This is a predicted structure of a 72-nucleotide RNA (transfer RNA) from a Chloroflexota bacterium. The RNAcentral record of the sequence draws on ENA. The organism belongs to Chloroflexota, within Bacteria. Its mean pLDDT, the model's own confidence on a scale to 100, is 83.
RNA sequence: GCCGACGUAGCUCAGUGGUAGAGCAGGGGACUCAUAAGCCCUUGGUCAGUAGUCCGACUCUACUCGUCGGCA
Numbered sequence: 001g002c003c004g005a006c007g008u009a010g011c012u013c014a015g016u017g018g019u020a021g022a023g024c025a026g027g028g029g030a031c032u033c034a035u036a037a038g039c040c041c042u043u044g045g046u047c048a049g050u051a052g053u054c055c056g057a058c059u060c061u062a063c064u065c066g067u068c069g070g071c072a
Stems, first nucleotide, its partner, number of pairs: 001071007010024004018055001026042004048064005
């Protein structure tokens, strides 16, 4: 330099056009003599950024940034 994959909650990840979710972590409750585990409730998101397409974009397109891999 060229090509490809990925970027979503504090962490690990789903969601591939139609209201953004799970597990863990955090907070509260109940239980217990008490603690832990398990149980119930719950907080938390400019979906990396900008523009475009569309009635509608996390999702499709272009570019930028970042991470990883391949070729040279």